[in-house]
RNA sequence: GCCCUUGUAGUUCAAUGGAUAGAACAAUCCCGUCCUAAGGGAUAAAUGUAAGUUCGAUUCUUACCGAGGGCA
Numbered sequence: 001g002c003c004c005u006u007g008u009a010g011u012u013c014a015a016u017g018g019a020u021a022g023a024a025c026a027a028u029c030c031c032g033u034c035c036u037a038a039g040g041g042a043u044a045a046a047u048g049u050a051a052g053u054u055c056g057a058u059u060c061u062u063a064c065c066g067a068g069g070g071c072a
Base pairs, nucleotide, nucleotide: 001071002070003069004068005067006066007065010025011024012023013022018055027043028042029041030040031039048064049063050062051061052060
C1' cells in the first nucleotide's frame, strides 16, 4: 500500500428494514437481617463519526475513525 472481518449500556450478547433498541452480569436505591449474606423490588445506562437510499435505518450503500486478520 491492497483486501477481508468487525464496532450496540461499565462488561458479555440479542434485535437483519417497522411501533418505546431487549436480556444477563455489574452499578445505585429500597425491602429483607441483630449485623453481613442469600433472596426480592425499583432506577439509571448504549447503536463509532459524517453523508446517502427509504414513508421508515442498529439493519442497506459510501467515506473516515478504531480493533483484529491476510497478502506484498

Predicted 3D model of a 72-nucleotide RNA (transfer RNA) from a Candidatus Zambryskiibacteriota bacterium. It matches the Rfam family "tRNA". Gene Ontology term of the family: triplet codon-amino acid adaptor activity.